[in-house]
Context: one part of a larger RNA
C1' cells in the first nucleotide's frame, strides 16, 4: 500500500448501485407467509325468477247485497347464479423461503458406471373405455365433555370405493430358436402359458380416464482420484467399513436384514480415537507459486424445540402434516387439552455490533382452475444505517493602501493572504412552481406528486478529521519541569521540549478522517 457482512471516536450536503444478527440451532406476544377447483358431488343458506294458494291496500261496477281489479306480504313450488361458507372428492401443501446445529463422510468436488433402478405434471406414438353393486360424510335423532374433541340412530351423492367382462398393441420370461457381448449376461422372435384397466362432465369446441411404448425432466445407487489438525491417539473390528450359500426385503444392488458356514477385513501410504469444520463455484491477497476466507449471488448436502417412528404419495420418513415419549410455554371445571418464527416483519435476551410489526401482486416465477380469476412476506418496490463502491456539490472571475484581527518579532518587519471586504457574472445539488415517460398493453402501474424536462430566483442551505523528532509530506511561541503526559518502532519529558498540553501556522486525505480487530 491492498482487503472486510466490520466495530469504536470526531464529523456529516445529495444521488445511483450493492449490502446489513459474524454472538444464543436462545425464548418468542401479535399479524401475515398455501392455497385452489361449483366445467367431478349431494345437501343447506342468500339473491332473482315461474306457478299455485292465503291475507288483501287501491281503483271500479252496483240503490243495497255482492262482483271485478289486484300493489304488497306470507307459505309452498319451478328455474337460475363468475353468490356464501361447512362437508366428502381432485391437484398442490416434497416447490418456493430459512438456517449451518450436525457431518472429516462417496458429504462435497471431478471423472466414470447402472448388462442393478424409479420418474406425477409435460410433449410424441399407438390402444381401449361394456355392465353392475354396497357404503359413507354433510344432514337428522339421542347424547358425553369446561374445552379440545367425540359416541349413537336414521338418510344420501360422486371423476370417492368395490366387483365382473373385454385385451389389439404392450408387459412378465419357465422352456424353445437364432444373434450379440464384457464373466454374471444382453437384446430379438413368437406357437403355447401367466398378470393387470377405466369416469365421467360438456356450452359439442373440448377437457379428462385406463393400461402401455420410447423421450424429456427430476431423482436413486456404485466406483477411481482429491478433500483440516494431532502419534503426548497404535492397534481397530464380531453383522463386524471380511467373505460364501439360502431366504426375505427394496424402485434397485448390497450384511440392507435373518439363518447356517468360513475367519476373515483395515492399519505407519496413519487405521482406530480425539479435536475442529457444511463442501464447492468463487472472494481477498500476491509478479507468480502460494497463503487465507467460504458473508451476499449460484450449485450440492444437512436440519426444522432435543430424540424416535412410520403413514399418504410419482417423490417425504415431510419447517407452517400425523403418532410416541422428553424439556419448556400456556388453558383447565384438575378429568384432560393446546403450541413450536433456523418463513416476513416484530419482541425480549446475548453482544462491540446488524434494519420496517411498510406497499403491491403492475412485472417475473411457480400453485390451483377450461377460463375469468384466486392466493403467493417467492418476487417487485419503498423505509432505516456514510456499512461499502462510484459520481456530484459546498462556488467562479477580478480584487493590495497587502485592511482589521490573530500569531510571532532582532520592534524594522514577517506570516495568515487574493484569503476577506468590494465589484462582476453563474445555478450543478438541495429548496420552490409547472409538466411528466418506458417498464404493458385489448385492458390492468405497487414503485410514483418517481425518473426526466421546463421555469422563476438567492451565493445563498452544505467541511471535517488526522498528523507536523526520524523512517514520513509538514514548525514556531507559550506555560509545564522524569510531573502531567506521549508512544506502532527507535524513543520524548529532570527549566530554553520542532516528540507531552494549548495557540498560530503548515502537511495529507476529504463527506469523510482516524483508531481497533482480522487476512494475504
Nucleotide at each position: 500500500g491492498g482487503a472486510u457482512g466490520a466495530a469504536c471516536g470526531c464529523u456529516g450536503g445529495c444521488g445511483g448501485c450493492g449490502u446489513g444478527c459474524c454472538u444464543a440451532a436462545c425464548a418468542c406476544a401479535u399479524g401475515c407467509a398455501a392455497g385452489u377447483c361449483g366445467a367431478g358431488c349431494g345437501a343447506a343458506g342468500c339473491g332473482c325468477c315461474u306457478u299455485a294458494c292465503u291475507u288483501g291496500a287501491u281503483u271500479u261496477c252496483u240503490u243495497c247485497c255482492g262482483g271485478a281489479u289486484g300493489a304488497a306480504a306470507g307459505u309452498a313450488u319451478u328455474g337460475u347464479g363468475a353468490c356464501u361458507g361447512a362437508g366428502g372428492g381432485g391437484g398442490a401443501g416434497a416447490c418456493g423461503g430459512g438456517u449451518g446445529a450436525g457431518u472429516a463422510a462417496c458429504g462435497c468436488c471431478u471423472g466414470c458406471a447402472u448388462a442393478g433402478c424409479c420418474u406425477g405434471c409435460c410433449g410424441c406414438g399407438a390402444u381401449c373405455a361394456c355392465g353392475g353393486g354396497g357404503a359413507u360424510a354433510a344432514c337428522c335423532c339421542u347424547u358425553a365433555g369446561a374445552a379440545a374433541u367425540g359416541a349413537c340412530u336414521g338418510c344420501u351423492u360422486a371423476u370417492a370405493c368395490c366387483u365382473c367382462a373385454u385385451a389389439a398393441g404392450a408387459c412378465c420370461a419357465c422352456g424353445g430358436c437364432a444373434c450379440c457381448g464384457c464373466a454374471u449376461g444382453g437384446a430379438g422372435c413368437a406357437a403355447g402359458g401367466g398378470c393387470a384397466a377405466a369416469a365421467a362432465c360438456u356450452c359439442c369446441g373440448g377437457c379428462g380416464g385406463u393400461a402401455u411404448g420410447a423421450g424429456a425432466u427430476g431423482g436413486a445407487u456404485c466406483c477411481g482420484c482429491g478433500u483440516c489438525u494431532g502419534a503426548u491417539u497404535a492397534g481397530c473390528u464380531a453383522g463386524u467399513g471380511u467373505g460364501g450359500u439360502a431366504a426375505g426385503g427394496u424402485a434397485a444392488c448390497g450384511g440392507c436384514u435373518u439363518a447356517c458356514c468360513a475367519a476373515g477385513g483395515c492399519a505407519a501410504c496413519a487405521a482406530u480415537c480425539a479435536g475442529u469444520a457444511c463442501c464447492c463455484a468463487a472472494c481477498c491477497u500476491g509478479a507468480a507459486a502460494g497463503g487465507g476466507u467460504g458473508a451476499c449471488c449460484g450449485g450440492c448436502c444437512a436440519c426444522a424445540u432435543g430424540g424416535g417412528g412410520a403413514c399418504u404419495g410419482a417423490a417425504a420418513c415431510a419447517c407452517g402434516g400425523c403418532c410416541c415419549a422428553a424439556a419448556c410455554u400456556c388453558c383447565u371445571a384438575c378429568g384432560g387439552a393446546a403450541g413450536g418464527c433456523a418463513g416476513c416483519a416484530g419482541u425480549g435476551g446475548g453482544g462491540a455490533a446488524u434494519a420496517u410489526u411498510g406497499c403491491a401482486c403492475a412485472a417475473u416465477g411457480g400453485g390451483g382452475g377450461a377460463a375469468a380469476c384466486c392466493a403467493u412476506g417467492a418476487u417487485g418496490c419503498a423505509g432505516c444505517g456514510a456499512u461499502g463502491c462510484c459520481g456530484c456539490g459546498u462556488g467562479a472571475g477580478c480584487g493590495a493602501u497587502g485592511a482589521a484581527g490573530u500569531a510571532u518579532u532582532u520592534c524594522g518587519g514577517u506570516a495568515u493572504g487574493u484569503a476577506a471586504a468590494g465589484c462582476u457574472g453563474u445555478a450543478u445539488c438541495a429548496g420552490c412552481a409547472g409538466g411528466g415517460a418506458a417498464g404493458a398493453u385489448a385492458a390492468u402501474g405497487g414503485c410514483g406528486c418517481u425518473a426526466c424536462c421546463u421555469g422563476a430566483g438567492u451565493a445563498a442551505g452544505a467541511a471535517g478529521c488526522a498528523c507536523c523528532g526520524g523512517a514520513u509530506a509538514a514548525a514556531u511561541a507559550c506555560g509545564u519541569a522524569c510531573c502531567a503526559g506521549c508512544a506502532g518502532c527507535c524513543g520524548c519529558g529532570g527549566u530554553a521540549a520542532u516528540a507531552a498540553g494549548u495557540a498560530u501556522g503548515g502537511u495529507g486525505c476529504a463527506a469523510g478522517c482516524g483508531u481497533u480487530a482480522u487476512c494475504a

The part of an RNA shown here (small-subunit ribosomal RNA, 5' domain) has 520 nucleotides and comes from an uncultured bacterium. The prediction has a mean pLDDT of 80. The full RNA is in RNAcentral, with records from ENA and Greengenes.